[in-house]
Order: sequence, then structure tokens, then C1' cells
RNA sequence: CCACAAACCCGAGCUAUCGCUUUGUGCAAACAAAGAGGAAAGUCCGGACAGCAUAGAGCAAUUUACUGGUUAAUAGCCAGGUGCCUUUUACAGGCAACAGAAAGUGCCACAGAAAAUGACCGCUACAUUUUUUGUAGUAAGGGUGAAAACGUAGAGUAAGAGCCUACGAUUUAUUGCAGUAAUGCAGUAUAUGGGUAAACCUUAAAUGCUGUAAUGCCACGUAUAGGUGCUUUUAAGGGCUGCUCGUUCAAAGCUGAAAAGCGAGUACCAGGGUAGGCAGCAAGAUUUAGUUAGUAAUAACUAAACUAGAUAAAUGAUAGUUUAGAAACAGAAUCCGGCUUAUGAGGUUUGUGGUUUU
Repeated sequence: CCACAAACCCGAGCUAUCGCUUUGUGCAAACAAAGAGGAAAGUCCGGACAGCAUAGAGCAAUUUACUGGUUAAUAGCCAGGUGCCUUUUACAGGCAACAGAAAGUGCCACAGAAAAUGACCGCUACAUUUUUUGUAGUAAGGGUGAAAACGUAGAGUAAGAGCCUACGAUUUAUUGCAGUAAUGCAGUAUAUGGGUAAACCUUAAAUGCUGUAAUGCCACGUAUAGGUGCUUUUAAGGGCUGCUCGUUCAAAGCUGAAAAGCGAGUACCAGGGUAGGCAGCAAGAUUUAGUUAGUAAUAACUAAACUAGAUAAAUGAUAGUUUAGAAACAGAAUCCGGCUUAUGAGGUUUGUGGUUUU
């Protein structure tokens, strides 16, 4: 210097004309001001806000899973721990659905004798027979596999084996020290029990549901009608997903000897009417700058600023100019904080490879 990869920054400026939305001024004409994003997206997570309750409980279901901090809150973020990977060690960097496989059940392809009640070859003993065969013992050695029954050495034995011993590794319990804690270091005792919980499951903790087309108000209109079922006071049915229990709301009776009928209530069906306006809805966990505290996430304080708000739904078009070139992903709909994904050119940093010069 070139190419590639990753992370971050940026996501065109100015002028003129025409046009759109909202707001303000104005009797009006008109004028003035403001007018998409870093992701407005996916809707994955968390909250604000709203509705549903006279009272809830159990089970089920769902979610989460090292520790501490931060925050309105989170599965986010920050810091730390542990394990694994890269690296010669350390440092450093990256990754982790990071409770439990020593409660139980299930599963472990192919290969292999065997995938957890391990005997194929081999080794040893005994019997039989003599190219051997059978019975028993043996997990040292071989072979298979992603994984093979703690590792090495010794003692021991017919041959062998944690059967025993030394050293080492790991599990669980426990003591001391360090640390807020996870955990680490050291010691003691115990055991040697393959993997898989992103299989069921167990343990611990937590969890109501529905979403702004929520919801409140005003206006207009309508059907107190019809059909089917159930109930009519020991009630149908309704009340924060499901089941059970509890609790609460819930109709009005009349006629009749009875059956039943009329009325009332309720669930569903079918139908009728309206489909306009206001609020929610834009000053907020807001934005920018600075100071302080903190390793950091973040918090506090000070100063300044006001920055889209529609309901068929605006945010655009043309020309010129700057520029090497105007071309990326994309477009608000209740709001906010995260996460994830998409993103042209240019710039910064890091890494890898190549080339040139010294």
C1' cells in the first nucleotide's frame, strides 16, 4: 500500500418554486412556526397507563436458575466468580440455557462381547481331550467407540483387581483463614457412583388475564320484538386463562288439583340501530451541555431547550449548486427502557493474508 473480516462513527448541506399535515395570528384572504429513524422494523423481554374483584385457597400450568450491584423494571447493563477454548506459562482475549445425573424413570445411533447385572480375544486354575473342547476365575493387556468402569508405581495373587500401600485426581460432608457473596486456599473424614435434565423429572424462587380498536365522556339512532335451552329462591347464569373448593352478585310472581300456561331472569342464535365528536395523545423514568460521586453500569445537582401527532392517516415533487458520485436499510399510530435483525459510500480502530522498501 492492497484485499478480507469485526466493532464503532456518520446516515448529506444550501437556495428557489409548487404542494401536504398540525399549531398560532387574522373577519377573511393570507402570513408565520414546526414536521420520521438509527433502526420508526421484528414484537423477543421489561415497565408506565387502562379495564375486569364483596375473597380467596389448593392443584395444574407457565417462567426463571453462579454471585453482587444498577434500574421504574427485565432474560437488559456493569463488576466479579467458575468452567471450557485460543496462547509456550502468565497476562490478555473469546465463549457458556452456569441449580441437581450421589432421588427415581427413560435414552445412549454406528461400531463393539458388553453402553452399566461388561468376559470377544487374551491371562489363570480345574476337568476332558490332544488341530482341542468345556466349566470357573480375572477388568492388568488387545480390539470397538464420542464415551469402557479413578491415574501412576509397588505390594499381593493360580492369574488378577482400590483388595491393600504411597503419591496424585475427583465426589460429598466438615473445620480454619480470606472475601458482602459466588468462590478460593489449607486441613480432616468419606467414597471412586460413565454420559444425557436443549428427555421426563426433582429442588428453589416467582407469576391474574386482556391490550390504546384499552378506557372515560358527549351526541345521534334503535327492538321493552323473534327462536332454542336452562332457571324461577336448597336458583340458572355471571364475577382476574384451566380444574376443584370457597365466596359473592343474581329474577317477581300469578293461574291451576296436577300437567302445564302467563310473566320474570339468563346463555346462545338470528336480527335491528349507530359508526360523529372530545379526552386518552405528545412536558416526558424528555433532550442537550457541564460538574460531582462511583472501577463501571448508573445516580445526584446546575444551566438551557420544547422537538411529528394523523384517523384513510401529512412529512413530498421539480430545478440549481456544493460534491468523485446523491445512490444503503427503511417510514411513526398509546408511550418509554432494552435486545435482535437489516444497512451503500466514506471515516476511525483492531485482526488476518499478500506485496514493496529499509